[in-house]
RNA sequence: ACCCCAUCCAGAGCGGCCGAGAGUCCUGGCUCGACGACGCCGCAGCAACCCCCCGGUCCCCGGGAGCGGGUGCUUCCGCCAGGUCGAUGGAGU
Numbered sequence: 001a002c003c004c005c006a007u008c009c010a011g012a013g014c015g016g017c018c019g020a021g022a023g024u025c026c027u028g029g030c031u032c033g034a035c036g037a038c039g040c041c042g043c044a045g046c047a048a049c050c051c052c053c054c055g056g057u058c059c060c061c062g063g064g065a066g067c068g069g070g071u072g073c074u075u076c077c078g079c080c081a082g083g084u085c086g087a088u089g090g091a092g093u
Base pairs, nucleotide, nucleotide: 001093002092004090005089006088007087008086013043014042015041016040017039021032022031023030025083026082027081028080029079044074045073046072048071049070050069051068052064053063054062055061056060078085
């Protein structure tokens, strides 16, 4: 990178840096932002999938245990509508 499966109205914040926009793209709206958003870093937290433990009919299903590890997430329904696309996890190539 491709492909398959699952999920995206629940949950979870403080500090520091930056300095003007951000929310996929288009249109029409709407929301957040110098009481400093967005983004980055640290710590903490949330909980989903995998690793881990037990069982089974063993590509998978059920139960357990939690940050111990790998990712992920911690404004708003991925903001709403139409179109168009995204994001996260797991297996395989």

Predicted 3D model of a 93-nucleotide RNA (SAM riboswitch aptamer (S box leader)). Its mean pLDDT, the model's own confidence on a scale to 100, is 77. Rfam family: SAM riboswitch aptamer (S box leader). From the family's description: The SAM riboswitch is found upstream of a number of genes which code for proteins involved in methionine or cysteine biosynthesis in Gram-positive bacteria. The SAM riboswitch acts at the level of transcription termination control. The predicted structure consists of a complex stem-loop region followed by a single stem loop terminator region. An alternative and mutually exclusive form involves bases in the 3' segment of helix 1 with those in the 5' region of helix 5 to form a structure termed the anti-terminator form. This entry represents the conserved core of the complex structure involving helices 1-4.